[in-house]
């Protein structure tokens, strides 16, 4: 980098450096010299992978107590990642619903799906 799968309304901040942008893209709307983004140190959140215990189902071995493998569930720990402004900040495409209208346009929505993106894991 590509592929596939899962998740994305919860949660979690201090100090130092440094000085102008930043929130992926576009539009909006925000954050920011009351120093943002970033880097470093410490702290924290969460539990995808991992590890441990117990339970269930299947398979295998064993005369048996039982052991092993695979899958699932519950709980625990934090080794590998990740994350710590705002719902992925909101919208972007298609549909549904409500209001309005002669119709359309328009406005609204913790509605359904899609795209894009982020993170983890699988495979190449």
């Nucleotide at each position: 980098c590509a592929u596939c799968c899962a998740u994305c309304g919860a949660g979690a901040c201090c100090g130092g450096c440094g000085g102008a942008g930043g929130g992926a893209c576009a539009g909006g709307c925000c954050c920011u010299u009351u120093g943002a983004u970033g880097c470093c140190g410490g702290g924290g959140c969460a539990a995808c992978c991992u590890c441990c215990a117990c339970c269930c189902a299947g398979c295998g071995c064993g005369c048996a107590g039982g052991c092993g493998c695979c899958g699932g569930g519950u709980g625990g720990a934090a080794g590998g990642u990740g994350c710590c402004a705002a719902g992925u900040c909101c919208u972007g495409c298609g549909g549904g619903g409500a209001c309005c209208u002669g119709a359309g346009c328009g406005u609204c929505c913790a509605c359904c799906g899609g795209a894009a993106g982020a993170u983890g894991g699988u495979u190449g």
Molecule: SAM riboswitch aptamer (S box leader)
Organism: Luteimonas salinisoli